[in-house]
The RNA shown here (transfer RNA) has 72 nucleotides and comes from Ginsengibacter sp.
Taxonomically the source falls in Ginsengibacter (Bacteria, Pseudomonadati, Chitinophagia, Chitinophagales).
The RNAcentral record of the sequence draws on ENA.
Its Rfam family is "tRNA". Its family is annotated with triplet codon-amino acid adaptor activity in the Gene Ontology. About the family: Transfer RNA (tRNA) molecules are approximately 80 nucleotides in length.
Its mean pLDDT, the model's own confidence on a scale to 100, is 84.

């Protein structure tokens, strides 16, 4: 410089046009003498920014932007 790849809950990660979910952590109860384990619940996302197509966008296409591998 070029090509590709990822971005989504605090972390790991699904979701590949039609209401956004999973574990693990946190935090409320419960259990317990008490911690721990274990039970149940409920919170927690403008789905990296910013156009665009669409009746409709996390999704599809354009561009930036950060990380990463590759090639030079």
């Nucleotide at each position: 410089u070029g090509a590709c790849g990822u971005u989504u809950a605090a972390c790991u990660c699904a979701g590949g046009g039609g209401u956004a979910g999973a574990g693990u952590a946190g935090c409320u109860u419960c259990c317990u003498c008490a911690u721990a384990a274990g039970a149940a619940g409920a919170a927690g996302g403008c789905c990296a920014u910013a156009g665009g197509u669409u009746c409709a966008a996390a999704u599809c296409c354009u561009a930036u932007a950060a990380c990463g591998u590759c090639a030079a």